[in-house]
Formats: sequence, structure tokens, C1' cells
RNA sequence: AAUGAUAAAGGCAAACCUGUUGAAAAACAGGGACGCAAAGCUUGAGGUCUAAAGCAGUCUUUUGCUUUUGCUAAAGCAAAAGUUGAGAAAGACUGCCAUGAUAGCUCGGUUGCCAAGU
Repeated sequence: AAUGAUAAAGGCAAACCUGUUGAAAAACAGGGACGCAAAGCUUGAGGUCUAAAGCAGUCUUUUGCUUUUGCUAAAGCAAAAGUUGAGAAAGACUGCCAUGAUAGCUCGGUUGCCAAGU
């Protein structure tokens, strides 16, 4: 220096439960231990998860126009019927998307306890 014991001293804490935060993934605190020799720290690369915002699409509603009737001095207002397209707004759903999450997914970076045997 590498490797890592049925060693010693210690350390961390999955699932799950409770509370809080968050749109969610998830995080934090307490309890709890499946495991962990870096399960310490760090999103640089990849993976995975989420999709609020954004973009796109579909649908619905409102806004439009025409006719008739009623009211009115008129302007106009109200009701009913019909209707093509465009635009706008709102809502719902679907898809894409990280800038979000994960260091207990992998690699990298960085710091570090013990230490038998080899």
C1' cells in the first nucleotide's frame, strides 16, 4: 500500500408506523432494523423515478353571426331556433420534457475508524 476476521471500540439505518413539508418523486424528525467497511460528503457522467411550470394534441364550455318573437320613441335589451370557420379565454384528459428527486442504482471525485490473516 492492497485485500477485509464469526475480532474489538464505535458508526449508519431499509421496509413499516407517527408527525411535518412537497403537485409528485421524495425529504426531514421520532420510533424501528433489512442490511452496510465508506450505507461519510459530493449530481461530474450514466441509469431510474416524478412532471408542478412549459410545449403539443384532443374534447367541453363561454365569447360570434343569422332569423323570428316580445318589450322600447329610438338606441338597445330579453327569449327561442339555426349555424360555417377563425381567433381568444377557462377547464378536463393524453403525450413530450428536469430545472426536481435518488449518493441505500452504477462509475468518478474527495475525506476517514479499526485491523487478524495474506